[in-house]
Molecule: c-di-GMP-I riboswitch aptamer
Organism: Desulfopila sp. IMCC35006
RNA sequence: UCGAGAUGGAGCCAAACCUGCCGUGAGGUAGUGAUGGAAAGCUACGGAUCUUCAUAAAAAAGAUAGCCGAGCUGCCUUG
Numbered sequence: 001u002c003g004a005g006a007u008g009g010a011g012c013c014a015a016a017c018c019u020g021c022c023g024u025g026a027g028g029u030a031g032u033g034a035u036g037g038a039a040a041g042c043u044a045c046g047g048a049u050c051u052u053c054a055u056a057a058a059a060a061a062g063a064u065a066g067c068c069g070a071g072c073u074g075c076c077u078u079g
Stems, first nucleotide, its partner, number of pairs: 002079004012037002018031005035066001041072003045069003048064005
């Protein structure tokens, strides 16, 4: 440098439900919690889905990184 891999000796993150706050809403955030994850680290770049408005449609604005792809960075073991 390239490839492979979840318990492999240690660790990390944290779904859904519930509660508070923010938001018209999708959803976000804090706590609880643990579905799961080799990047469940970061980035809305491409697609997809969702929300608002509109409505015959479309377009626009926003949301989802734990939807897929892509980009950047990275721990350990092993070849």